Two RNAs folded together computationally: RNase P RNA and transfer RNA, 456 nucleotides in total. The coordinates come from a structure-prediction model, not an experiment, and the mean pLDDT is 76. Rfam match: Bacterial RNase P class A. By type it is a ribozyme.
RNA sequence: AGAGUCAGCUGGGCAAUUGCCGCUUAAUACUCUAUAGCUAAAUGUUAUUGAGAUGAGGGGAGGAAAGUCCGGGCUCCGCAGAGCAGGGUGCCAGGUAACGCCUGGGAGGUGAGAACCUACGGCAAGUGCAACAGAAAGGAUACCGCCUUGAACGAAUUUUUAAUUUGUAAUGGGUAAGGGUGAAAUGGUGCGGUAAGAGCGCACCGCGCAGCCGGUAACGGACUGUGGCUAGGUAAACCCCACUCGGAGUAAGGCCAAAUAGGAAUCUAAUAAUGUUGCUCGCAUUGGGUUCGGGUAGGCCGCUAAAGGUCUGCGGUGACGCAGUCCGUAGAUGAAUAAUUGUCCUUGACAGAACCCGGCUUACAGGCUGACUUUUUUC
RNA sequence: GCGCCCAUAGCUCAGCUGGAUAGAGCGUUGCCCUCCGGAGGCAAAGGUCAGAGGUUCGAAUCCUCUUGGGCGCGCCA
Numbered sequence: 001a002g003a004g005u006c007a008g009c010u011g012g013g014c015a016a017u018u019g020c021c022g023c024u025u026a027a028u029a030c031u032c033u034a035u036a037g038c039u040a041a042a043u044g045u046u047a048u049u050g051a052g053a054u055g056a057g058g059g060g061a062g063g064a065a066a067g068u069c070c071g072g073g074c075u076c077c078g079c080a081g082a083g084c085a086g087g088g089u090g091c092c093a094g095g096u097a098a099c100g101c102c103u104g105g106g107a108g109g110u111g112a113g114a115a116c117c118u119a120c121g122g123c124a125a126g127u128g129c130a131a132c133a134g135a136a137a138g139g140a141u142a143c144c145g146c147c148u149u150g151a152a153c154g155a156a157u158u159u160u161u162a163a164u165u166u167g168u169a170a171u172g173g174g175u176a177a178g179g180g181u182g183a184a185a186u187g188g189u190g191c192g193g194u195a196a197g198a199g200c201g202c203a204c205c206g207c208g209c210a211g212c213c214g215g216u217a218a219c220g221g222a223c224u225g226u227g228g229c230u231a232g233g234u235a236a237a238c239c240c241c242a243c244u245c246g247g248a249g250u251a252a253g254g255c256c257a258a259a260u261a262g263g264a265a266u267c268u269a270a271u272a273a274u275g276u277u278g279c280u281c282g283c284a285u286u287g288g289g290u291u292c293g294g295g296u297a298g299g300c301c302g303c304u305a306a307a308g309g310u311c312u313g314c315g316g317u318g319a320c321g322c323a324g325u326c327c328g329u330a331g332a333u334g335a336a337u338a339a340u341u342g343u344c345c346u347u348g349a350c351a352g353a354a355c356c357c358g359g360c361u362u363a364c365a366g367g368c369u370g371a372c373u374u375u376u377u378u379c
Numbered sequence: 380g381c382g383c384c385c386a387u388a389g390c391u392c393a394g395c396u397g398g399a400u401a402g403a404g405c406g407u408u409g410c411c412c413u414c415c416g417g418a419g420g421c422a423a424a425g426g427u428c429a430g431a432g433g434u435u436c437g438a439a440u441c442c443u444c445u446u447g448g449g450c451g452c453g454c455c456a
Stems, first nucleotide, its partner, number of pairs: 001375010012344007020060002023057003030052003034048005062350001066361002069359005074249004081281004086245005091105005106120001107118004121240002126238002128234002143179002145175004152168007187205006206229001207227005212221003253301004263292006272286005294455003308327002311324005345348001380452007389405004398436001407423005429445005
């Protein structure tokens, strides 16, 4: 210098003017509401509370606010109990409020490497599936081939109605070396062995089981014994095993106000219906379903301080935890967070909160920082 | 905001318990028939199974992500 891997940060800057949504505060000399007092009474007046307007101050989208895919908080249901069914997760250990997330480790795989990826329990419980091709797709089989048998036919020789040798080779038997099919074919290499072969025997490798050693464990071992190999693939096929899951969701739910036709038709029913859950039991309630019609469409709470964050120290390989310190960070409800102008540069991507939080996934222009790997050149 | 469903030919649908040529009806095109048209008969074309990735020997079908479209849900009750 080039190529690359991982981790983190940023997500146009500055200034002026004009707006929008919350909050705080002050002057009230402004307006309105409510309550209380004074007055014979009033549209009067005084005090207090609240709201509005004006002024001042301060705050105002994101790393994903998104998808709504997981987990939790919170709220209600009858405190959620039993059984079946169903859903989810799936190597081990740890972290956490919890998780399908994260961290570390193991195993397998990719890469030259830094590193990265993995739905990674069980087909040695059962059932199923495997088109086409192929002999055979699972306790199988023999198409070509190999070995053997050798009817029959032919040739040669001789001692010629016969015998010997030899060629082709039906049939029967033995094989699984080799070939061929397929995505996949019943361990691999070598030696021995054999008529030819074969774990048939042996050595090494692989695999299974048991022990021993190391490790919390997953798992590892160049160790010991044992089995000639039995037990092929597929569980993002049914299924089995282990763990786990009550339901609904801020339109939860609570309060105030307003409104009226709290209605009609029809179906169904206490061995019932509705809710909780798909079913049964249990529990709660007494109605429930469909269609038509009517009214209302306002306000307040929930609502943002939260399993919050910064920095420092300590413990831990790490995720994270503990202690101290400092910060105080949108809260709308037709729904604010913006517009215009000037200026600068590298001309600005994906994209907009709606109860909150922890994750995952997806989208993303450009810029910056750190650690590491590798190639080439030079010193 | 919350819950849920769908996407296969120009249109409406089947196939979804994986098996290789993805079918059916209507429509389109050509030919036959007819004086012409319709109807009828014969034949053909037309598909990235919404997109991407994965599991598998093999995916329209199973799993994950994305895109597009659709449905339901206030209170009186």